[in-house]
About this RNA:
Large-subunit ribosomal RNA, domain II from Picochlorum sp. SENEW3, 715 nucleotides, folded computationally. The RNAcentral record of the full RNA draws on SILVA. Its mean pLDDT, the model's own confidence on a scale to 100, is 82. It matches the Rfam family "Bacterial large subunit ribosomal RNA".
Context: one part of a larger RNA
RNA sequence: GUCAGCGAGUAGAUAGAGCGUGCACGCUUAAGCCAGUAGGUGGAGGCCUAGUCAACGCGAGUUGUCACACAACAUAGACAUGUACGUUCUAUCUGACCCGAAACCAGGUGAUCUCGUUAUGUGCCGGUGGAAGAUCUACUAUCCUAGAUCAGAGGACCUCACUCACGUCUGUGGCAAUAGACGGAGAUGACAUGUGACGAGGGGUGAAAAGCCAAUCGAACCUGGAAAUAGCUGGUUUUCUGCGAAAUCUAUUGAGGUAGAGCCCAUUGUACGAUGUAUGGGGGGUAGAGCACUUUUUGGUGACAGGUGGCCCAAAGCUUGACUGUCUCCAGGAAAACUCCAAAUACCCAUACCAUCAUCAAUGGAGACAGACACAGGGUGCAAAGGUCCUGUGUCGAGAGGGAAACAGCCCAGACCGAACGCUAAGGUUCCCAAACCAUAUCUGAGUGGGAAAGGAAGUUUUCACGCUUUGACAACCAGGAAGUAGGCUUGGAAGCAGCCACCUUAUGAUGAUAGCGUAAUAGCUCACUGGUCGAUGCGUGAAAGCGCCAACAAUGUCACGGAGCUCAAGAUAUGUACCGACGCGGCGGCUUAUAGUCAUGUAUACCACAGUGUGGUAUAUCCAUAGAAACUAUAAGGGUAGCAGAACGUUCUGUAUAUUGUAUGAAGGGGGUAUGUGAAUACCCCUGGAGAUUUCAGAAGUGAGAAUGCUGAC
Numbered sequence: 001g002u003c004a005g006c007g008a009g010u011a012g013a014u015a016g017a018g019c020g021u022g023c024a025c026g027c028u029u030a031a032g033c034c035a036g037u038a039g040g041u042g043g044a045g046g047c048c049u050a051g052u053c054a055a056c057g058c059g060a061g062u063u064g065u066c067a068c069a070c071a072a073c074a075u076a077g078a079c080a081u082g083u084a085c086g087u088u089c090u091a092u093c094u095g096a097c098c099c100g101a102a103a104c105c106a107g108g109u110g111a112u113c114u115c116g117u118u119a120u121g122u123g124c125c126g127g128u129g130g131a132a133g134a135u136c137u138a139c140u141a142u143c144c145u146a147g148a149u150c151a152g153a154g155g156a157c158c159u160c161a162c163u164c165a166c167g168u169c170u171g172u173g174g175c176a177a178u179a180g181a182c183g184g185a186g187a188u189g190a191c192a193u194g195u196g197a198c199g200a201g202g203g204g205u206g207a208a209a210a211g212c213c214a215a216u217c218g219a220a221c222c223u224g225g226a227a228a229u230a231g232c233u234g235g236u237u238u239u240c241u242g243c244g245a246a247a248u249c250u251a252u253u254g255a256g257g258u259a260g261a262g263c264c265c266a267u268u269g270u271a272c273g274a275u276g277u278a279u280g281g282g283g284g285g286u287a288g289a290g291c292a293c294u295u296u297u298u299g300g301u302g303a304c305a306g307g308u309g310g311c312c313c314a315a316a317g318c319u320u321g322a323c324u325g326u327c328u329c330c331a332g333g334a335a336a337a338c339u340c341c342a343a344a345u346a347c348c349c350a351u352a353c354c355a356u357c358a359u360c361a362a363u364g365g366a367g368a369c370a371g372a373c374a375c376a377g378g379g380u381g382c383a384a385a386g387g388u389c390c391u392g393u394g395u396c397g398a399g400a401g402g403g404a405a406a407c408a409g410c411c412c413a414g415a416c417c418g419a420a421c422g423c424u425a426a427g428g429u430u431c432c433c434a435a436a437c438c439a440u441a442u443c444u445g446a447g448u449g450g451g452a453a454a455g456g457a458a459g460u461u462u463u464c465a466c467g468c469u470u471u472g473a474c475a476a477c478c479a480g481g482a483a484g485u486a487g488g489c490u491u492g493g494a495a496g497c498a499g500c501c502a503c504c505u506u507a508u509g510a511u512g513a514u515a516g517c518g519u520a521a522u523a524g525c526u527c528a529c530u531g532g533u534c535g536a537u538g539c540g541u542g543a544a545a546g547c548g549c550c551a552a553c554a555a556u557g558u559c560a561c562g563g564a565g566c567u568c569a570a571g572a573u574a575u576g577u578a579c580c581g582a583c584g585c586g587g588c589g590g591c592u593u594a595u596a597g598u599c600a601u602g603u604a605u606a607c608c609a610c611a612g613u614g615u616g617g618u619a620u621a622u623c624c625a626u627a628g629a630a631a632c633u634a635u636a637a638g639g640g641u642a643g644c645a646g647a648a649c650g651u652u653c654u655g656u657a658u659a660u661u662g663u664a665u666g667a668a669g670g671g672g673g674u675a676u677g678u679g680a681a682u683a684c685c686c687c688u689g690g691a692g693a694u695u696u697c698a699g700a701a702g703u704g705a706g707a708a709u710g711c712u713g714a715c
Base pairs, nucleotide, nucleotide: 001715002714003713004712005711006710011094012093013092014091015090016089017088018087019086020085021084022083023082024081026047027046028045032041033040034039051058052057061073062072063071064070097235098234100232104225105224106223107222108221109220115199116198117197118196119195120194121193122192123191124189126158127157128156133150134149135148136147137146138145162186163185164184166183167182168181169180170179201217203213204212205211238648239647240646241645242644243643248261249260250259251258252257263367264365265364266363267362268361269360276353277352278351279350280349281348282347288341289339290338294335295334296333298331299330300329302327303326304325305324306323309319310318311317371396372395373394374393375392376391377390378389379388380387401412402411403410416590417589418588421586422585423584427580428579429578430564431563432562436577438576439575440574441573442572443571449566455550456549459547460546461545462544463543464542465541466540467539468538476533477532478531479530480529482506483505484504487501488500489499512527515526516525517524591638592637593636594635595634596633597632598631599628600626601625602624603621604620605619606618607617608616609615610614649704651701652700653699654698655697659694660693661692669688670687671686672685673684674683675682676681
């Protein structure tokens, strides 16, 4: 891992609600007793029959009160019964749906491991070195001193046994739950070690590491309290049907929990009408706007004041203006905490219309109180965030289908089931790929389309304004572009062209006392300006708009249309027609539920018939009854997580059952097939098997597994 088996809302008591049954001019026993699986007895007690008051109490009334007033709750009326038991759901107390702690407490068991102590034993090859001391000799007045010999000290030295464990490698489901190899440390000592004994769990022991106390230690182990507790995680087993949330508010030693409210479900009641549309009536101070107030702000006029400068200085006075302030006036701005103004929506009330929708209330059952994104209005942040916090709406959540290449939250659209029917939505119609290379008129040339700004540019299209132009524009080409004069000054020089001043006059078709290049200065080459050639649906300047261009740099490989590919497009703009396209809508067939209607039967009444007093038929009934086949017809509805409600299937056992069925004709169980049912499942047939099984209708539960790092077994 797979398969098989086991594996989780149970039991009791009490309370409330729903349903069922018995009795009701009330219902009912509890303990006990008799009997002994049945039942009988037992009326103590309980509920109900009256309320009200905090209570005493009073009582169809009571309480408050001076009150006969007034008010509240009752009574009356209307609706509705009461009680006991059973059952279903929920709550409370118990292990209380199941599994899961780390821990806490009690009583015991441990020092054969290890820590310390204690008693008694044992062990330490061999070698090195040579303390104290002693003796002898020498020296000496003496103490000393020197040498030699003996001696044998020490947590001395080297090194086995023994003890330890510093390094590296191997080993790492190992040889081993700490080992092996090669080196290493101590090895007469605070040494090592055998045997016996002592110290016990908040206690011991500890040359102290919170070390060790039997592979267990920041509080051992065993048993018990005990199914500790777990606002936490995981798991929780058959089917179909109806409805269907929330992720908010308030509170909380509260924030991932819980309670009340909001939102959901079931039952019952309710019609004053929720919601929507229309009309009418309201209050408001948001958007916008404005500057009348408050705060802020730009320029200017005027007045006043202060200061600055001037009148030689001081004083006084006069005066001044790129000084400052206040005020007036003119013009122009800003505001969440400004308002002389002022919407749209929203909200409240009323009326009308629509109703199989739906509202409100009571009772019972919940879940939920981590929300996400999109768009709009705001706060915060950086007018950052797939940020964060509010308001409104939507979607997802709990929503499948079509579109957006792929893509919870975007666009379209809400899936009861079936089919090789039809029409559409969003979005599309060259091919991949269903449908137009559709029609008309334009634009774009950048593969723009198919990523981006400030800024830049004779890109191109359209429009507007102004100017020049056949008395010839614009461009090009040919020619001229002069004289006084080299203007004056300056200067070494200054001649149109270093610089300063001036910038005139003449001739002319035109020509600057010169707009550039150039020279040392001249010279020289152009320009302005003029003529000629040429011959325009032209030329020039400015502005507006459409579509483009540049700006444009990233890491495996084209990689910034999904791709192929596309240029009078298969791109863009405008208009139009057709088609495709979804689980949408319609048509056809089917299922379920709700509502309404119809039918049937009974019954009652009336009439008729005859096999004549009960049976049949017919008619009537807006009334009555019906578990009758939830029949038939019509209309509407049927996405769904948490969750609520309803209806069913199957398993084991019991009654039904001395019944039915089975053992020559074959039960249960096992294997396969066919059919039926929306489904859980069921029926029949074949094979196997070889002796029991059980319809129906009821009852009772150890009642359904794929998940719990589930448990056990097999492989």